[in-house]
RNA sequence: CUAGUAGGAGAGAUCUGGUGAAUCCAGACGCCGAAGGAGAAAACCCCUUGAUUCGCUUUUGAGGGGGGGAAACUCUCAGGCAAAAGUACUGCUAG
Numbered sequence: 001c002u003a004g005u006a007g008g009a010g011a012g013a014u015c016u017g018g019u020g021a022a023u024c025c026a027g028a029c030g031c032c033g034a035a036g037g038a039g040a041a042a043a044c045c046c047c048u049u050g051a052u053u054c055g056c057u058u059u060u061g062a063g064g065g066g067g068g069g070a071a072a073c074u075c076u077c078a079g080g081c082a083a084a085a086g087u088a089c090u091g092c093u094a095g
Base pairs, nucleotide, nucleotide: 001095002094003093004092005091006090007089012029014028015027016026017025018024030081031080032079036077037075038074039073044067045066046065047064048063050060
């Protein structure tokens, strides 16, 4: 990393119409974060720059720029908001 298996949350069974429910189409407001995706804190590295200094070398260091760098944090694009299904993550088994 892959497969199987067990567990696995959150949020309107919202309203109107097509149609009695789910799916689908159109419109309206309200929400969730744990498929996926995105963001970036310090360490660390490079450049610039100040001081000291006769000069050179070395040392040190605010500030600025670039690189780098996470999440269960943040965003809500996607996904989701009765049950079911799915889900990050965890245990076990196998490769």